[in-house]
RNA sequence: GGGCUCAUGGUGUAACGGAAGCACAUAGGACUUCGGAUCCUAAGAUCUGGGUUCAAUUCCCAGUGAGCUCA
Repeated sequence: GGGCUCAUGGUGUAACGGAAGCACAUAGGACUUCGGAUCCUAAGAUCUGGGUUCAAUUCCCAGUGAGCUCA
C1' cells in the first nucleotide's frame, strides 16, 4: 500500500427498511435480625458526517478506530 470483517447502555450480545430487545452489572423497593440468594421496579445505548427513502441500527459513499489477511 491492497482486500475482507466489525463498531449498539458500564460490559457482553440480538434486531425482514416500520423506529432498539435480552443477560450481567448499577440504583430503589419487597423478603431477612443483618447480609447473601430470590422477586418487583427504574435509569441507561445505535462510532462520525453526508446520501437514498414516507421511514435507516439496517442500504450507499466518505472518514475514524479495531481485528484478520495479501504484498
A computed fold for a 71-nucleotide RNA from a Candidatus Kariarchaeaceae archaeon, annotated as transfer RNA. The coordinates come from a structure-prediction model, not an experiment, and the mean pLDDT is 83. It matches the Rfam family "tRNA". About the family: Transfer RNA (tRNA) molecules are approximately 80 nucleotides in length.